[in-house]
């Protein structure tokens, strides 16, 4: 001293990226803002700068005197002893502009452009050096001289300035002298690192000094030595990125000799040599001042930063240069050149340099006052007073940071009223919050007092005193500042916001909006009408004088992994070998001490950080002290380990001897079979090929077959889970040459080893060059097919190639997707080779090749002595996906191309393994009227009905593959009715509460009107004793009403998969987990039905059974049913008495269970024209529908959330529409006829019935009408039809068929025009069995025949729901179609194959490569030119001289020019990425419909 989370999936584990929470900042922006202290404030344009200030000082160096003051003299005036004023003169005094001279100006202050460097940091060195001022010491300060500025005169110029003349001083300058010392040379030579060499003391020769001032005490001056300080130089180590920068260098590297410098040095020059740097990264390019330190981090020899403060460096408009000086190549100096500016100008010129402090413009997201003072600290000058100081100290501005304080504290619930918000309307919340009561007064305001910072220092005086100095006295000095601080007073008074509230992440509701707001968003993601995610509000959460956002850095990120990662499949092992450098290396022993450990010393500046103590009221801040500063250097000590050196050893490695093995390599030779071709023979019409064909070959004789021949390529069997090789690869046989593994022996060497960047070599197929060869196969190509197309798959041909030699190329899914080497770690089993032992056994040992497992490892799959285990060494490689193995550059290649190898941009993933599903033109097993086998239909016609479409004022709405379409609707002429047109009403057509007023309610009539309705008139007079009430009307008010929207907000109900056999749970077990097991397997079943087996054991919902109907038989009961026997009666009839036997009805029972037999089977069970039984293997039918799927259907059946309408989207009425009609589809009816049509005649079941069902009679052809009667029904009524019988019709658009139309009627109803049904007469259409295709049905079924019911006034019913009558055919079987179940397999699917997904093209946007050219830039090089300046040379000129000047030369800044490089731009062009639902195809994922993929053409 170490915290994680979100995001790939249907879910899981892993890999992996992206994102967040933290801290920090010289920050900026938004909202907000009371005070104090401390610190901070152009990160951009080293861009340009107006104005002021930032370096002066010394009169005790000097000549002087313009201005000021004083004094003196003179004059004048006021006036007058004298004073005042003015003027002139006077350097006499204070002092002093300008000038000469000294010192300073090289400090302080600013900035970070340049610089990748001894620039910086650290350590060391200089015997190779300098140092003004300061300190110490020694010695000295002599004599002379000539100039010059200023002032004055004159010239030029606008000015800046400059030139000439005259005169003059010095601590300015020069000469001479002396010279301790010093310098140079000679000599001597102690000492020293002792090899070159260096060289103390001594000694000889030559050379070199000075300045005075004020005033008596100092300050100066000169020489030398020393010190201190400051600087200069050298070296070791450390110090960014790029190899798509690999070679660089000519003063370059070294030497000798010189020059130059304070000093060393190629620093410079002449000569000589040819070196020097570099893979441990030279050179080049890019970027950058470095350090102390700062931020982050648990820490790391981890990352990032270098603002303020300190140290160092560099720079001062750009470039160059020197001068002066102790020090500069000089920020506020000079010269030259360039660019720029214009305050000046008389246009000729001239002037300038804020990266000093303020300030201005510009740039920018962005950074302050043209402030005060030298009081303190420090600096310059001066003896000093002092002067100067934008250094500094203060103040001002700015939340820009850190710290501190405050905006009140306590009480106060009826949880107050009111407001806001929510609400289930009850209430909740804001909220002890407020009010109210009590208290306090920081801060602010007002008033009053009021420091320290000066302990000093200066100057004056006195004392001690030789000089310094010490002490005393009094005096003087404060910007900040009347500030800090203290006291008093009034008064809760003067002071709270920002962000957020979907998850991460603390905190939720309402309203608005409606994929819009071009809304939010850090990531995931929100928004398409109920948004906790947008906007507003309320409430809440977090922080708080701040809060958020943005930018940047570190962290989290073990996501570059030293600490601390990986590479079978996720990204990642080089295709393989040899091998230089490098890295690493066996056993014993000796030694050294480089690494290593330890002790001491020096250093590691201060500040910072840390601990302690102290000062500001506290803190931040500041002061003092300690440890620390992980580093470097020096000197000891230690010797385990690493290393160096020496000696020894044999086990690693190698050699030798013997034995063996193999498709190991190369070369040469040989062989037979087959294909093809040629020749000849036989032989005749086809062959060949395919899914089917065709192209092709063939009567010129093919194919087939026989014989002979030619040629090339490949080697059947053996052959294998085999063997060999480094890999690629290697297969007939023989020979030769070459290589290798292994075993045995233990003779020899003695660590000789392992790995291997660069390098070298080998390297499948395809490809390339040259030459050969060519039988087969066969890219390209041609033809034929297939197809929508078919540049393919299939077929017929066929060139390169395939083969050989030589050469190139150098890639593959070159794979065990697994680098090499060494050691260690349980086993079982097969096989090859050698050796041992043997009996042809068993077995031992060594080396290979395989299989299965323990431990262990791994995300899992799996690996597992042939490791993917445990360890060591070396190499190679990886760091999200795409862009992309692409572009550019370079290297290689004949080319093809290979190697190396990015970025912009874009995405929030891409991926691995495994899981559950779903799917497959995967597999296995099994069901179903699924197919097949049958029967009958639909699709063609006419009509009915529904739908689409169209039309319409409206044709109301819904249902739309299966699972909509004779469906909601089981009854649309009005009504219904929801639609349209028109006319009305507005508390409303219906329901209901309250208040007020009036009236019973109600009803007949008249008028107007289409009606609703309105008006008129009349009748009526309720209950209660009353108050009042019931009912109605009017007015007001609260509810209303809506078939308006949302079935994607819902309840309920329903369809479908599917009456399919499935769907789950508890516990246990397995797995990191999703999950699995159970539920799998074998057999069986209609069935997850059962049996057996079994890490499972049980259980639930489903199945089955229980329920209903039906089939058989008892029992009980007997009317309305029945009638055997008895009796009566009718035309006839159970009509009647009677009876309940039968039928029947109702109730309650029995029976059926593979129970019995035979066979098969362990069992479950199966089979049987077995038995028995009415019924036999679920007897038949119904009801019953698991978990779930389809956001399936329905807001118009009902209910219901939300939204919407309110004189209308409500409601009433009349009329119309839902019935339209070119058309298309579904479902039906009737037919097309003779199995038929007409006529006669027989037999049911179920059901409904009083505004009803009917019967009989009469009338009518009939529908029906009138009259009488039965039945509220086991009581009444109900012709069944097919069938059967006979006769007629005789194959035709008919005696089939009945549409349509005309006429006449009946009935219902207020009303049949739009728009009813039925009846009669007449009319008599299409249609002669229906294309592709398609539907139903497995037995009392299909088919066929009629009957009934609901709705209903009537009915468009041929529909729906029921009932009975007659009553078949067929099922070999599961290959195929459809649907389903179980197991398994593959998957890139999970919205789940109606999935996913690829590429071109078209459109838009974006970044990028190429590109004729155009523009820009930097550094270097070549050539030309070349300022200032140093240096060198220099006869005339100047100077007494020293010297100067002039001219010339070398070098160089700059300029010009040429080529190259880098960047930008660029018509056009190449690919890439991203985009809305574009176009064309279907490549991949399933056997993806031709398995896929890699390399190559």
């Nucleotide at each position: 001293g170490g915290a994680g989370a979100g995001u790939u999936u249907g879910a899981u584990c892993c890999u992996g990226g992206c994102u967040c929470a933290g801290g920090a900042u010289g920050a900026a922006c938004g909202c907000u803002a009371g005070c104090u202290a401390c610190a901070g404030g152009c990160u951009u344009a080293a861009c340009a700068c107006a104005u002021g200030c930032a370096a002066g000082u010394c009169g005790a160096g000097g000549g002087g005197c313009a201005g000021c003051a004083u004094g003196g003299u003179c004059u004048u005036a006021g006036c007058u002893u004298g004073c005042u004023a003015a003027g002139a003169c006077u350097g006499a005094u204070g002092g002093c502009g300008a000038c000469c001279g000294g010192c300073g100006c090289a400090c302080g202050g600013g900035u970070g452009a340049g610089u990748a460097a001894c620039g910086c940091g650290u350590a060391u060195c200089c015997a190779a050096c300098c140092u003004u001022c300061c300190c110490c010491a020694u010695a000295g300060u002599a004599g002379g001289g000539g100039a010059u500025a200023g002032c004055c005169c004159g010239g030029c110029g606008a000015a800046a300035g400059u030139c000439g003349g005259a005169u003059u001083a010095a601590u300015a300058c020069c000469c001479u002298a002396u010279g301790u010392u010093c310098u140079u040379c000679g000599u001597c030579g102690a000492g020293g690192a002792c090899a070159u060499c260096u060289g103390a003391a001594g000694u000889g020769a030559a050379g070199c000094a000075a300045a005075g001032g004020u005033u008596u005490a100092c300050c100066g001056c000169u020489a030398u030595g020393g010190g201190a300080u400051g600087g200069g130089g050298a070296u070791g180590c450390g110090u960014c990125u790029g190899a798509u920068u690999a070679g660089g260098u000519u003063g370059c590297a070294g030497g000798c000799g010189g020059g130059g410098u304070a000093a060393c040095g190629g620093c410079c020059c002449a000569c000589c040599u040819g070196g020097c740097c570099c893979a441990c990264g030279a050179u080049c390019a890019g970027u950058a001042a470095g350090g102390g330190u700062u931020c982050u981090g648990a820490g790391a020899g981890a990352g990032a930063a270098g603002g303020u403060c300190c140290c160092c460096c560099a720079c001062a408009u750009u470039g160059g240069a020197a001068c002066u000086g102790a020090g500069a190549c000089a920020c506020g100096g000079u010269c030259c050149a360039g660019a720029c500016u214009c305050c000046c100008u008389a246009c000729g010129g001239g002037a300038g340099g804020c990266a000093g402090c303020a300030g201005u413009g510009a740039g920018g997201a962005a950074u302050a006052u043209u402030g005060g003072u030298c009081a303190a600290u420090g600096g310059g000058c001066g003896u000093a007073u002092g002067c100067c100081u934008g250094a500094a100290c203060c103040a001002g501005c700015c939340a820009a940071g850190u710290a501190g304080c405050g905006u009140g504290c306590g009480g106060g619930a009826u949880g107050a009223c009111g407001g806001g918000c929510c609400u289930a309307u009850g209430g909740g919340u804001u909220g002890u919050a407020a009010a109210c009561c009590g208290c306090u007064u920081u801060u602010g305001c007002a008033c009053g007092g009021g420091a320290a910072u000066a302990a000093a220092g200066g100057g004056g005086g006195a004392c001690a005193c030789g000089c310094g100095u010490g002490c005393c006295c009094g005096u003087u000095u404060g910007c900040a500042u009347g500030u800090a601080c203290c006291g008093u007073g009034a008064g809760a008074a003067u002071a709270a916001g920002g962000a957020c509230c979907g998850g991460c992440u603390a905190a939720u509701u309402c309203c608005g909006u409606g994929c819009c707001a071009c809304a939010c968003a850090g990531c995931c993601g929100c928004g398409g009408u109920a948004a906790u995610a947008c906007g507003g509000a309320a409430g809440g959460u977090c922080c708080g004088g701040g809060c958020g956002u943005u930018a940047u850095c570190c962290g989290g990120a073990u996501u570059u992994a030293u600490u601390g990662g990986g590479u079978u499949u996720a990204a990642a092992g080089g295709g393989a070998g040899c091998g230089c450098a490098g890295g690493c290396c066996g056993g014993c022993u000796g030694u050294c001490a480089a690494g290593c450990g330890u002790g001491a010393c020096g250093u590691g500046a201060a500040a910072u950080g840390u601990c302690c103590c102290g000062g500001c009221u506290c803190a931040a801040c500041c002061g003092g002290g300690g440890a620390g500063u992980u580093g470097c250097g020096u000197c000891g000590c230690g010797a385990a380990c690493u290393g160096g050196c020496g000696g020894c050893c044999u086990u690693g490695a190698g050699u030798g001897a013997g034995g063996c093995c193999g498709a190991c390599g190369u070369g040469c030779g040989c062989g037979g079979a087959a294909u093809u071709c040629g020749u000849g023979g036989u032989g005749u019409a086809g062959c060949g090929g395919u899914g089917a064909a065709a192209u092709g070959c063939u009567u010129a004789g093919a194919u087939a077959u026989c014989a002979c021949g030619a040629g090339g390529a490949g080697c059947c069997c053996c052959g294998a889970u085999u063997g060999c090789g480094a890999a690629g690869c290697c297969a007939g046989c023989g020979c030769a040459c070459g290589a290798g593994c292994c075993c045995u022996c233990a003779a020899c060497u003695g660590a000789c080893g392992c790995u291997a960047a660069u390098g070298c070599u080998c390297g499948a197929a395809g490809g390339u060059g040259c030459g050969g060869g060519u039988a087969u196969c066969g890219a390209a190509c041609a033809g034929g097919a297939u197809u929508a197309g078919a540049u393919a798959c299939c077929c017929u041909g066929g060139u390169a190639g395939u083969c050989c030699g030589c050469a190139c190329g150098g890639u593959a899914a070159a794979c065990g997707a697994u680098g090499g080497a060494u050691g260690c770690c349980c086993g079982c089993u097969g096989u090859c080779u050698g050796c041992g032992a043997u009996a042809c056994a068993a077995u031992g040992u060594a080396g290979g090749c395989g299989g299965c497992c323990a431990a262990g490892c791994g995300a899992a799959a799996g690996c597992g002595u042939u490791a993917a285990g445990c360890a060591u060494c070396c190499c190679a490689c990886c760091u999200g996906g795409g862009g992309a193995g692409u572009a550019c550059g370079c290297c290689g290649g004949c080319a093809a191309c290979g190697g190396u190898g990015a970025a912009a941009c874009u995405c929030a993933a891409a991926g691995g393994a495994a899981u559950u599903g779903a799917c497959g033109g995967g597999g296995g097993c099994c069901c179903g009227c699924a197919c097949a086998a049958g029967c009958g239909g639909a699709g063609g016609a006419a009509c009915a009905u529904g739908u689409g479409g169209u039309u319409u004022a409206a044709u109301u709405c819904g249902a739309u593959g299966a699972u909509a379409c004779g469906c909601g609707a089981g009854g649309a002429a009005c009504c219904u009715u929801a639609c349209c047109c028109g006319g009305g009403c507005u508390u409303g057509a219906a329901c209901u509460g309250c208040a007020g007023g009036g009236g019973a309610a109600c009803u007949c009539g008249g008028c107007a009107g289409a009606g609703a309705u309105g008006c008129c008139a009349a009748g009526g007079u309720c209950a209660g004793c009353a108050a009042u009430g019931a009912c109605c009307c009017c007015u007001g008010u609260g509810g209303a009403g809506g078939u308006g929207c949302u079935g994607c907000a819902u309840g309920g109900u329903u369809g479908u998969c599917g009456u399919c056999a499935g769907c789950u749970c508890g516990u246990g077990c397995c797995g990191u987990g999703a999950g699995g097991u159970g539920u799998c397997g074998g057999c069986u079943u209609a069935a997850g039905u059962g049996c057996c087996a079994u890490a499972a054991c049980g259980a639930g919902c489903g199945c089955a059974a229980c329920c209903c109907c039906u089939u058989u038989c008892g029992c009980c009961a007997g009317u309305u049913g029945c009638c055997a026997g008895c009796a009566c009666g009718c035309a006839g009839u159970g009509g009647u008495g009677g009876g309940c036997a039968c039928u029947c009805u109702g109730g309650g029972g029995a029976c059926a269970c593979u129970g019995c037999c035979a066979c098969c089977g362990u069992a479950a069970g199966g089979u049987g024209c077995g038995a028995g039984g009415a019924a036999g293997g679920u007897g038949g039918g119904g009801a019953u529908g698991a978990c779930g799927u389809c956001a399936a259907a329905u807001c118009a059946g009902c209910a219901c959330g939300g939204c919407c309408c309110u004189u209308a989207c409500g409601u009433c009425c009349g009329g119309g529409g839902c019935u339209a009609c070119a058309c298309a589809c579904g479902u039906g009816u009737u037919a097309c006829a003779a199995u038929g049509g007409g006529g006669g005649u027989a037999c049911a079941g179920a059901g409904a019935g009083c505004u009803g069902g009917c019967c009989g009679c009469u009338c009518g052809c009939a529908a029906g009408a009138g009259c009488g009667g039965c039945c509220g029904a086991a009581u009444c009524a109900u012709g069944a039809a097919a069938g059967c019988c006979u006769c007629c019709c005789u194959c035709a658009g008919u005696u089939c068929g009945g549409a349509u139309u005309g006429g006449g009627g009946u009935c219902u109803g207020c009303a049949a025009c739009c728009c009813g049904a039925c009846c009669c007469c007449a009319u008599g259409a299409a249609g002669c069995u229906g294309g592709a295709u398609u539907c139903g049905c497995u037995a009392g079924u299909a088919a066929u025949c009629g009957c009934g019911c609901a709705u209903c006034a009537g009915c468009c019913a041929u529909g729906g729901c029921g009932c009975g009558g007659u009553g078949a055919a067929u099922a070999c079987g599961u290959u195929c179609c459809c649907g389903g179940g179980c197991c398994u397999u593959g998957u890139a699917c999970a919205c789940a194959c109606c999935g996913c997904c690829c590429g071109u093209c078209a459109a838009g946007c974006c970044a990028u490569g190429a590109a004729a050219g155009c523009c820009u830039g930097g550094g270097g090089c070549g050539c030309c030119u070349g300022a200032a300046g140093u240096c060198c040379g220099u006869g005339a000129c100047c100077g007494c001289g020293a010297g100067g000047g002039u001219c010339g030369g070398c070098c160089u800044a700059g300029g010009g020019u040429a080529a190259a490089c880098a960047g930008g731009u660029g018509a056009u062009u190449g690919g890439g990425g991203c985009u809305a639902a574009g176009u064309c195809g279907u490549a991949a994922c399933a056997a993806g419909g031709u398995a896929g993929c890699c390399g190559u053409a």

The RNA shown here (small-subunit ribosomal RNA) has 1497 nucleotides and comes from an uncultured rumen bacterium. Its mean pLDDT, the model's own confidence on a scale to 100, is 82. It matches the Rfam family "Bacterial small subunit ribosomal RNA".